The RNA shown here (transfer RNA) has 72 nucleotides and comes from Candidatus Terrybacteria bacterium RIFCSPHIGHO2_01_FULL_43_35. The source organism's lineage runs through Bacteria, Bacteria candidate phyla and Candidatus Terryibacteriota.
[in-house]
RNA sequence: GGCCCCGUCGUCUAAUGGUUAGGACGUCGCCCCUUCAAGGCGGCAAUACGGGUUCGAUUCCCGUCGGGGCUA
Numbered sequence: 001g002g003c004c005c006c007g008u009c010g011u012c013u014a015a016u017g018g019u020u021a022g023g024a025c026g027u028c029g030c031c032c033c034u035u036c037a038a039g040g041c042g043g044c045a046a047u048a049c050g051g052g053u054u055c056g057a058u059u060c061c062c063g064u065c066g067g068g069g070c071u072a
Base pairs, nucleotide, nucleotide: 001071002070003069004068005067006066007065010025011024012023013022018055026044027043028042029041030040031039048064049063050062051061052060
């Protein structure tokens, strides 16, 4: 260089083109407790970036960036 795969909350992981973008861990607050832990309830937090297709895009297409693999 060529080809292929991947990119979603802090982390891991879901999501037939129509989801309030869900869950677990985490974190914060409250309850419980003499206190802590455990437990219960609630909050915070995400679609790598730019275009296109579409009535509608996390999803389909193109490009860029980043990561990984194969090959010379």

The same sequence occurs in records of 3 taxa.